Predicted 3D model of a 679-nucleotide part of an RNA (large-subunit ribosomal RNA, domain II) from a Pseudomonadota bacterium.

Context: one part of a larger RNA
RNA sequence: GCCUACGAGUUACUCCUCUCUGGCAAGGUUAACCACUUCAGGUGGGAAGCCGAAGCGAAAGCAAGUCUGAACAGGGCGUAUAGUCAGAGGGGGUAGACGCGAAACCUUGUGAUCUACCCAUGGUCAGGAUGAAGUGUCGGUAACACGUCAUGGAGGACCGAACUGGUAAACGUUGAAAAGUCACCGGAUGAACUGUGGGUAGGGGUGAAAGGCUAAUCAAACUGGGAAAUAGCUCGUACUCCCCGAAAUGUUUUUAGGAACAGCCUCGUGGUUGAGUGUCAUAGAGGUAGAGCUACCGAUUGGGCUAGGGGGCUUCACCGCCUACCAAACCCUGACAAACUCCGAAUGCUAUAACAUAUACUCGGGAGUGAGGCCAUGGGUGCUAAGGUCCGUGGCCGAGAGGGAAACAACCCAGACCAUCAGCUAAGGUCCCCAAAUAUAUGCUAAGUUGAUCAAACGAGGUUCGAUUGCAUUGACAGCUAGGAUGUUGGCUUGGAAGCAGCCAUUCAUUUAAAGAGUGCGUAACAGCUCACUAGUCGAGCGAUCGAGCGUGGAUAAUAAACGGGCAUUAAGCAUAUUACCGAAGCUAUGCGAUCGAAAGAUCGGUAGGGGAGCAUUCCAACAGCUGCGAAGGUGUAACGCGAGUUAUGCUGGAGCGGUUGGAAAAGAAAAUGUAGGC
Numbered sequence: 001g002c003c004u005a006c007g008a009g010u011u012a013c014u015c016c017u018c019u020c021u022g023g024c025a026a027g028g029u030u031a032a033c034c035a036c037u038u039c040a041g042g043u044g045g046g047a048a049g050c051c052g053a054a055g056c057g058a059a060a061g062c063a064a065g066u067c068u069g070a071a072c073a074g075g076g077c078g079u080a081u082a083g084u085c086a087g088a089g090g091g092g093g094u095a096g097a098c099g100c101g102a103a104a105c106c107u108u109g110u111g112a113u114c115u116a117c118c119c120a121u122g123g124u125c126a127g128g129a130u131g132a133a134g135u136g137u138c139g140g141u142a143a144c145a146c147g148u149c150a151u152g153g154a155g156g157a158c159c160g161a162a163c164u165g166g167u168a169a170a171c172g173u174u175g176a177a178a179a180g181u182c183a184c185c186g187g188a189u190g191a192a193c194u195g196u197g198g199g200u201a202g203g204g205g206u207g208a209a210a211g212g213c214u215a216a217u218c219a220a221a222c223u224g225g226g227a228a229a230u231a232g233c234u235c236g237u238a239c240u241c242c243c244c245g246a247a248a249u250g251u252u253u254u255u256a257g258g259a260a261c262a263g264c265c266u267c268g269u270g271g272u273u274g275a276g277u278g279u280c281a282u283a284g285a286g287g288u289a290g291a292g293c294u295a296c297c298g299a300u301u302g303g304g305c306u307a308g309g310g311g312g313c314u315u316c317a318c319c320g321c322c323u324a325c326c327a328a329a330c331c332c333u334g335a336c337a338a339a340c341u342c343c344g345a346a347u348g349c350u351a352u353a354a355c356a357u358a359u360a361c362u363c364g365g366g367a368g369u370g371a372g373g374c375c376a377u378g379g380g381u382g383c384u385a386a387g388g389u390c391c392g393u394g395g396c397c398g399a400g401a402g403g404g405a406a407a408c409a410a411c412c413c414a415g416a417c418c419a420u421c422a423g424c425u426a427a428g429g430u431c432c433c434c435a436a437a438u439a440u441a442u443g444c445u446a447a448g449u450u451g452a453u454c455a456a457a458c459g460a461g462g463u464u465c466g467a468u469u470g471c472a473u474u475g476a477c478a479g480c481u482a483g484g485a486u487g488u489u490g491g492c493u494u495g496g497a498a499g500c501a502g503c504c505a506u507u508c509a510u511u512u513a514a515a516g517a518g519u520g521c522g523u524a525a526c527a528g529c530u531c532a533c534u535a536g537u538c539g540a541g542c543g544a545u546c547g548a549g550c551g552u553g554g555a556u557a558a559u560a561a562a563c564g565g566g567c568a569u570u571a572a573g574c575a576u577a578u579u580a581c582c583g584a585a586g587c588u589a590u591g592c593g594a595u596c597g598a599a600a601g602a603u604c605g606g607u608a609g610g611g612g613a614g615c616a617u618u619c620c621a622a623c624a625g626c627u628g629c630g631a632a633g634g635u636g637u638a639a640c641g642c643g644a645g646u647u648a649u650g651c652u653g654g655a656g657c658g659g660u661u662g663g664a665a666a667a668g669a670a671a672a673u674g675u676a677g678g679c
Base pairs, nucleotide, nucleotide: 001679002678003677004676005675006674011095012094013093015092016091017090018089019088020087021086022085023084024083027051028050029049033045034044035043036042055062056061065077066076067075068074098236099235101233105226106225107224109222110221116200117199118198119197120196121195122194123193124192125190127159128158130155134151135150136149138147139146163187164186165185170181171180202218204214205213206212239614240613241612242611243610244609249262250261251260252259253258263369264368265366266365267364268363270361275359276357277356278355279354281352282351283350284349290343291341292340298336302332303331304330306327308326309325310323311322312321313320372397373396374395375394376393377392378391379390380389381388402413403412404411418591419590420589422588423587424586428582429581430580431566432565433564437579439578440577441576442575443574444573450568451567458553459552462550463549464548465547466546467545468544469543470542471541479537480536481535482534483533485510486509487508490504491503492502516531520529521528593604594603595602596601615668617665618664619663620662621661622660623659625657626656633652634651635650636649637648638647639646640645
């Protein structure tokens, strides 16, 4: 892992409540027990007790009333609707109460054969090496001290086996082993190691102290019991079909992943009736969006005017004058506000009326939900960040299948009762993959831009179109030929400055077809080349500015690597217009089923959850049956039923088993790291 078996809402109670069925009814009903008996789910007795028929008050008590109160007031609870006894079912209570599951707590005992420490009594430590004190000889001293050489044999001393430990690489890791093997390493006369016997016991022991050890168990051992502890937590909870169908919100909570009440779902009851909903009309309240502000309040651009202040001038002082300084009020101008408003919608809300439409509501039984999410939109918060967060409104997912978006809960289209080798469409598509146009018309794009994610500021004689404007057969623009001069090297500056380092300028004048006191290159300065400007040649368009379309650079992420791919260039790209076709579980057609309904007809996606109808298993009762001419079981086939399932029959099997109507349950397994067995 698979197979088989087992495996979870049960049972009890003179408990509470609701629904259904039945009996009797202002009453209903017996319990224990007794008698009879055909021995049964029997019959008859048995009124003790219980519920109801009257309530109110704390009570005395009063009573269709009563309590409060001074009250003949008001208010509270009552009166005006029948109960009760059984049976069945839904829910609750008390019990283990749907099943399995703690860590823990208490209590009775068992453990120191492991290990910690202690007590008693024993045992063990190859070999080597070092050489303390003391002592002796000699030297030395006044005597000591001190030194030398011997002797001596100390040490939680040294090296290193046994022994003991375990530093550390590798191996091992379903091991040879629930702690080992191997190379290696520490101690090895000591606080050493070790044998035997004994002692200390669970909030206790022991501990050179690591919360270590206390029998492979230790921040409180193990065994039995309280005990099915408790578990607002996790997991699991078993056949079918039909109808409806949520919530993830509010308030409160030692409350936040749990609850209570309300909201939303379902089932039953009741009555008023259009009370609910929609559209249109009319009448209202309101201060949002917007807008506005010489309409308030706050903030505010530039200018004017002008108090006050600063600075300057003047003066002995007072006056006075000026000011591209600061600036209140006022004027002009521009513009802002959730907590500004002279104004002011749409929508929404309220009321009335009409029309349309079966909702809404009351009471009662049963719930689940109380982690929500995304998209669009009005806002707060955040960075006008987030697949962020918090509210409002709508949609969808949740609980929604189908088509499109390559794939893709939420986006676009569209709400699946079932069947059909029928038709029409939606979104989206029509070269091939791939159903349908290599459609039509006119443009644009040359970048494979693009072809279903999105790219900016900024740059650029890409290209198309439009507008405005200038020049042009009295010859434009471009090219070519020729000129481009003189006063003058303007003046200043400077070593130099001559058109061309720099400064100055009535940058003038002359000759001219034209030619700047000079547009660049160049020189040390000149020179030289060139431009503006002019003529000739040529012969028809040539420039400038603004706007629009499509393109281009900007363009960087780890495979070549986001057109879905092949591929596509007067497209199979982009834009505009038009027609045809394809395309879904949508709509239509035909047929069947179910629910509701008198019918016509309408409805039938669905998680939590509510309601309804059935199938199967075991046993019991009654009735009627099958079976060695082959029961159950096993294994095939066929038929019937929406389905759970049922029936028939072949083979196998070898002894019991169905049917109908009722009743009773140890009554349905794929899941619980489920339990046991097998493989």
Model confidence (mean pLDDT): 83 of 100.